[in-house]
RNA sequence: UGUCCGAUAGCUCAGUCGGUAGAGCGUCCGUCUGAUUUACGGAAGGUCGCAGGUUCGAUUCCUGCUCGGACUA
Numbered sequence: 001u002g003u004c005c006g007a008u009a010g011c012u013c014a015g016u017c018g019g020u021a022g023a024g025c026g027u028c029c030g031u032c033u034g035a036u037u038u039a040c041g042g043a044a045g046g047u048c049g050c051a052g053g054u055u056c057g058a059u060u061c062c063u064g065c066u067c068g069g070a071c072u073a
Base pairs, nucleotide, nucleotide: 002071003070004069005068006067007066010025011024012023013022019056027043028042029041030040031039049065050064051063052062053061
């Protein structure tokens, strides 16, 4: 310099062909217990990396940029 992959909840990651965004762990609350742990039930937590474009509608498609990784020179 160029090519490719990735960026989604506090962490690890799903998300099918464009139609109101999910799981596990963690946090908080409740049940249970003398108390704690476990178990069970519930809740909170997200401008889907940033900016544009297409569309009635974009995490998803297109373009540019930023950051991380791999390869090449």
Background:
Transfer RNA from Penaeus vannamei, 73 nucleotides, folded computationally. Its mean pLDDT, the model's own confidence on a scale to 100, is 82. Rfam family: tRNA. Rfam links the family to the GO term triplet codon-amino acid adaptor activity.